[in-house]
Formats: sequence, structure tokens, C1' cells
RNA sequence: GGAGGGGACCACGCAGCAGCGCUGGCCCGCCGCGAGGCGGGCGGUGAGGAAAGUCCGAACACCGCAGGGCAGGGUGCCGGGUAACGCCCGGGCGCCGCGAGGCGAUGGAAAGUGCAACAGAAAAGAUACCGCCCCGCAAGGGGUAAGGGUGAAAUGGCGAGGUAAGAGCUCACCGCGUUCCCAGUAAUGAGAACGGCAUGGUAAACCCCACCUGGUGCAAGACCAAGUAAGCAGCUGAUUGAGAACGGCCCGUUCGAGGCUGCGGGUAGGUCGCACGGAACCGUAUGGCGACAUCCGGUCAAGAUAGAUUGCUGCAUAAACAGAAUUCGGCUUAUGUCCCCCUCCUAUC
Repeated sequence: GGAGGGGACCACGCAGCAGCGCUGGCCCGCCGCGAGGCGGGCGGUGAGGAAAGUCCGAACACCGCAGGGCAGGGUGCCGGGUAACGCCCGGGCGCCGCGAGGCGAUGGAAAGUGCAACAGAAAAGAUACCGCCCCGCAAGGGGUAAGGGUGAAAUGGCGAGGUAAGAGCUCACCGCGUUCCCAGUAAUGAGAACGGCAUGGUAAACCCCACCUGGUGCAAGACCAAGUAAGCAGCUGAUUGAGAACGGCCCGUUCGAGGCUGCGGGUAGGUCGCACGGAACCGUAUGGCGACAUCCGGUCAAGAUAGAUUGCUGCAUAAACAGAAUUCGGCUUAUGUCCCCCUCCUAUC
């Protein structure tokens, strides 16, 4: 210098002008007996690392539920972390990469069932297309599975011996199986002896095994509650006329059988849930390889309801993806700059 791998931080800054939401800070004004409410000013504060997808796991709320089981659904190497998880950490195994590293639903196929297109002789209980060897003049018959060919996958691999040619037929090594032993919490790994190969693949196919598992989501739900109509109760009224109309009052005229109050359920609307003390965040120390846990100290950090978090100017500039709506823990996806560590190649010293 080039090509890669892993990780962390930030997400624009400063100034001026104008504006918006919240305020549990202060002050002022108005209303109210009061609690308090409304308005104004000053101050404070005001999106994210993903607020996104809504894919998992929880909190919380309502509904359901005696207990147990089945069915259904989910997860799936081992150990640990966590409130919990399909997340995270560490380890094992397999695959990919020269490597740093990355990826893996990664339990069980000698419990049973199913499936395997096309090609191929043959796809799971057997078989032989070309070939090879033997017999035969030939046709053909027999032996064989080394080699070729088909396929995603071909009946242990490879070498030697052996043989007519071959073949676990025999032997060494590897693989596989059984038993034993050692290391490890375990997954698993190392080793020994025996076995001549039995047990092909597929479980994000049914299934078996182990563990987990009610449903709906803040439009959950709780409270207050206008108006109108229905219902119930009380009071009152029909010539001894309630009440209504004639612009207010009195008289008068006309109409006239209802009228008033309360309860009740709950609509509009409002308040809460909901934004300040919690699985919270930051820092130090201790324990741990780590995820994380604990102690101590500090901080309080947007909260709307058609939805605020903005606009303009100047300097500077690389400024991307993108806008909270009950709240957390994750995963995934989108995306800009800078930094750190590591690997490989090349060149120079």
C1' cells in the first nucleotide's frame, strides 16, 4: 500500500430572529367559601439507534379457570445468565474460509408408518447396462462387482495380499458397531479389546422423547358524567285550571292535561391508566473467561390526543436512515462519518 474480519462511539455543532408541546419550578392577574381552575411572563425541558417491522419474551389490565389428564401449539447439542425468551455468554460437534473469523431447528432413522421426480440395470431387498474372467466354433451358459456410465444419493473407504477375473475373501490404517477404561458438571473427546460390516437417506414428513404452554391487547381497563328517550318513585294539577302563548311586569284574552323533582343505566365529553422511584440510567469497586450479579455514590430523563419536538439567516459541514403514542427486554431490517483491535498478501528498512 492492497484485500478482508471483529468491535465500540457519535448521529450534527455555534450564534441571531420567530414559533410550538409539557412543566409536579418561581412570579402576576382573573374566577372560586375552599380544594383548586384558567390565562400570561420568566426559567427548565423536548424523539431514536433504530422511535421501524410487529417477529419473539414479559409487565400491566380484563375475561376464563377446583384438581389431574388428553388434544392442539411451541422449543430442541451441553452448561450458564436473565423477570422471561425462540435472546445473550461460554463450551462441544459439523460445514465454509489460507487466516482473522463466519454459519448451523445441531435430540431420536437397529419403535412404527410414509417418501425418493428424472436418469439409471438397480433407490431398500434385491439387482447387473457396458465391461472383466471361465466354458463354448458360435448361439449361449456360468462367475464377478475392480473399472465405466446414471443420479441429490449406489450397498463401508484406501492400499497390499489373494484370484481365472474378482470380492472383508484375508491383512494394515481409517470409518462403523459392542464392551471396557480415562478426562470432563455435561455435550463430547482420547485410548484399549473384540466384531468382517450387520445399522443407506429423509423427522422446518407423520411420529417418538424431553421441556414449555389459557384467550384478548391501553381502541386493555377503571372512574366522573351533559343532553335526549324509555322505566321507577315522590310531589302537584284538570273549571277551586298546574302549565303554555300573546317581546319584560300586572291585568286581560286564548289554548290547556299534564308539569316538577329524584333515582337509574350509560351516550357525547372529561379524568385516570400515562410518563418521577423503576426488572430505570450513569460511575466506581468486588466476584466471574464471559453474559451478568452484588455493594457504594450520583441522576430523575419528551408525554401529545389529530397529535408539540419547528422554520429562516450566517459560520462551519460528510450529514445518511428515519418521527415516540401503555411501558420494558431482545431479534431482524434500513443507514452516514470517525476510531480501535486482528488476519492475509505485496514492497522497503